A computed fold for a 720-nucleotide part of an RNA from an alkali sediment metagenome, annotated as large-subunit ribosomal RNA, domain II.
The coordinates come from a structure-prediction model, not an experiment, and the mean pLDDT is 84.
RNAcentral holds the full RNA, with entries from SILVA.
It matches the Rfam family "Bacterial large subunit ribosomal RNA".

[in-house]
Context: one part of a larger RNA
């Protein structure tokens, strides 16, 4: 881990509710007895629900079948409709309680009884705790105490005392021997566990092994006996040990402890089908209530997230603020005061300047500012559309589940106008949704899947991989840009480009423009100052004038200065456009990430990018055909469906198989059951046949009853 067996809503009385049957203003009997005797049959007048209710109680006690709408149905009638109108509804009445006005009740229907649904109490759908208490057993491990025993190789230090000998007045000292003291000292044996953080980690071993190491006359070590017991022992104190078990032992028992939590729950098929919100809540993993889902009933006519009109409500987006309030740029007048500050005066007081205040100019902001004010949202009316007697909307009643959400768009808060971020709102999607497209991808595009064909078409695509154009017009890119863009993962910017292409608007140009090349670029003058010099060109001050086709008291360079070289200008040559600027369209730099790479790949100059155009391919979609189911009409046969057939949790319905029970009718040694292989049949669970094997029991239908259906629960046994 396979594989075979096992394995999980179940029983009891009592409770509501459906549903069937029995009696029915009544319904039924318990225990019991009494007769059969396998299951039944009679008695049981206890009791228990009902048959009147209202009041806390005393206590008082109910419908006029009275009026009015009216569905079904019936009758009339061609019709349209009228009439009666059970059940219904609205009044009035009436019981009661303090009640004309509230509040409950009343013009009759229960009751028994088998089956289903659910909850409440029981172990209550299976398994699953750590724990809690209760009674016992344990100190053979280990802790500590008592009692009687044992055990300790060798070496080495040399303490008190004591003796000699010398000093010393003494007290004593000094030195030589004796001596044999110490939780002394090296080290085996025994006892221990420090290093390698070595080996071993399915071991030799559920703590060992081999190295080093501590202790080894001691608060040593050790045998036997023996005491100390679970909130108690023992503890040179680590919460440590109390038999491989200890922050409270182990065993059995209370007990199927509890678990708002995880796991698990066993055949099919058809209908409908959520929630992840609100409100409470010792409440946030739970629960009740509403909402929302489904079943059944009642009632009987309207109902509706739609479209246009009309007529109301409404302060967002935006603007605005000479409209309020709050903020706020500059500047001009004018003015104020016991203001601040300079300043003038002997002071009054006067000026100047910041400041306040008021007007003009001018320039700006708001969620909690609004003179205004959209789209858009809604209330109520009318038209139309959709739907509804095949029964809507409504009301009752039974069953639940959801109360952990989540992405994308749009609008707001918080965060960094960060997050696949959080929180709220609208809406559409997953969830619970298959199918095409998006290379791949819950959520993006299309599109809502009974079953089987065929055709048309939607996103999206048509050069291979791949089904369809190597399609047509005119343009741009040259950068493999790009070939992923409806979007999102899976970005790119600020700043720059005589890259190209487009578009405007100037200015110049045969009287010759722009470039190019040749020539000139001079004179007063070396301008004046300043300086060693300063000559166009270190600085300073001026920048006139003249002669020209033109030429500055000089843009750059040079030079100590000067000299040189260019420029600005001008003229010749040449010869038809040149130039400045704006704005768009591809396009290129900016442009660095860690194995080699990624437009899905291949590739490709289009098979890129733009703008227009025709074709085609493409889906579970539309269309057509054929069936199924489903809902509806119908007595049936059949018919009808524009708008019916995705589906978690869930709600309802209907089957299939299994094990067994009654009755009834079958097979079976000419071969049942089971087993193995194949055939056909059903939407399906399944069912049926055939061969083979086995070698003695099986089945069909119909009632009834269930220890009834496995792939899973780190499921339990048993094999492998």
């Nucleotide at each position: 881990g396979c594989c075979a067996g096992g394995g999980a809503g179940u029983u009891c009385g009592g409770a509501c509710c459906g549903a069937u049957g029995g009696c029915g203003a009544g319904g039924u009997u318990a225990a019991u007895u009494g007769g059969a005797u396998a299951a039944c049959c009679a008695a049981g007048c206890a009791a228990c629900c009902a048959c009147a209710g209202g009041g806390a109680a005393a206590c008082c006690g109910a419908c006029a079948a009275g009026u009015c709408c009216g569905c079904a149905a019936c009758a009339c009638g061609c019709a349209a409709g009228u009439g009666u109108g059970a059940g219904g509804g609205a009044c009035g009445a009436g019981g009661u309680g303090g009640g004309c006005u509230c509040g409950c009740c009343u013009g009759u229907a229960g009751u028994c009884a088998u089956c289903g649904g659910u909850g409440a109490g029981a172990g209550a759908c299976c398994c699953g705790a750590a724990g809690c208490c209760a009674g016992u057993u344990g100190a053979u491990c280990u802790a500590g105490g008592c009692g009687c025993g044992g055990a300790u190789a060798g070496g080495u230090u040399g303490a008190a005392g004591c003796c000699c000998a010398g000093g010393g007045a003494a007290a004593c000292c000094u030195g030589g021997g004796u001596g044999g003291a110490g939780g002394a000292c090296c080290g085996a044996a025994c006892c221990c566990g420090u290093u390698a953080u070595g080996a071993g980690g399915u071991g030799c071993a559920a703590a060992u092994c081999u190295u080093u190491g501590g202790g080894a006359u001691g608060a040593u070590c050790u045998g036997c006996g023996u005491c100390u017991a679970g909130g108690g022992g023992u503890g040179a104190a680590a919460g440590g040990c109390c038999a491989a078990u200890c922050u409270a032992a182990a065993c059995u028992g209370g007990a199927c402890a509890u678990a708002g939590c995880u796991g698990g729950u066993c055949c099919c098929c058809c209908c409908c089908g959520a929630a992840a919100c609100u409100a409470c809540u010792c409440g946030c993993a739970g629960g009740u209530a509403g909402a929302u889902c489904u079943c059944a009933g009642a009632c009987g006519a309207g109902g509706u997230g739609g479209a246009c009109g009309a007529u109301g409500g409404g302060g967002u987006a935006g603007a605005g603020c000479g409209a309020c309030c709050g903020a706020u740029u500059a500047g001009g007048c004018a003015u104020u005061u016991a203001g601040g500050u300079g300043g003038a005066g002997a002071a009054a007081u006067c000026c100047g300047u910041c400041g306040g205040u008021g007007c003009c100019u001018u320039g700006c902001c708001a969620a909690a500012c609004u003179c205004c004010g959209a789209a858009c949202c809604u209330g109520u009316c009318g038209u139309c559309a959709c739907u509804g007697a095949a029964g809507a909307c409504u009301c009752u009643g039974g069953g639940a589940g959801u109360g952990a959400g989540u992405g994308u768009a749009u609008g707001a808060g918080g965060g960094g106008u960060a997050a696949g971020c959080u929180c709220c709102a609208u809406a559409c999607g997953c969830a619970a949704a298959a199918g095409g497209g998006g290379a791949a991808c819950a959520a993006c595009c299309c599109a809502g899947c009974c079953u089987c064909a065929a055709g048309u078409u939607a996103a999206g695509g048509u050069c291979c991989c791949u089904a369809a154009g190597u399609g047509c017009u005119g343009a741009c890119u040259a950068a493999g840009u790009g070939u992923g863009a409806a979007c999102g993962g899976g970005c790119a910017a600020a700043a720059g480009g005589a890259g190209u292409c487009c578009u405007u608007u100037g200015u110049c140009u045969c009287a010759g423009a722009c470039a190019a090349c040749u020539g000139g670029g001079a004179u007063g003058u070396g301008g004046g100052c300043u300086u060693a010099g300063a000559a166009g060109c270190a600085g300073c001050c001026a920048u006139c004038a003249u002669u020209c086709a033109a030429a500055g008291a000089u843009a750059g360079c040079g030079u100590a200065a000067c000299a040189g070289c260019u420029c600005a200008c001008c003229a010749g040559u040449c010869a038809a456009g040149a130039u400045a600027a704006a704005g768009g369209g591809c396009c290129c730099u900016g442009a660095a990430a860690a194995u080699g790479g990624a437009c899905g790949g291949g590739g490709c100059u289009a098979a890129g990018u733009c703008a227009g155009c025709c074709a085609c391919c493409g889906a579970u979609a539309c269309u057509u055909g054929a069936g199924a189911g489903c809902a509806c009409c119908g007595a049936a046969a059949g018919g009808u469906g524009a708008u019916c057939u995705g589906g978690u949790a869930g709600g309802g319905g209907g089957g299939c198989g299994u094990c067994g029970u009654g009755u009834g009718c079958g097979g079976g040694c000419a071969g049942a059951a089971g087993u193995u292989c194949g055939g056909u049949c059903u939407u399906g669970a399944g069912a049926u046949c055939g061969a083979a094997u086995g070698g003695a029991c099986c089945g069909c239908a119909u009632u009834c009853g269930a220890a009834u259906g496995a792939g899973g629960a780190u499921c339990c046994u048993g094999g492998u």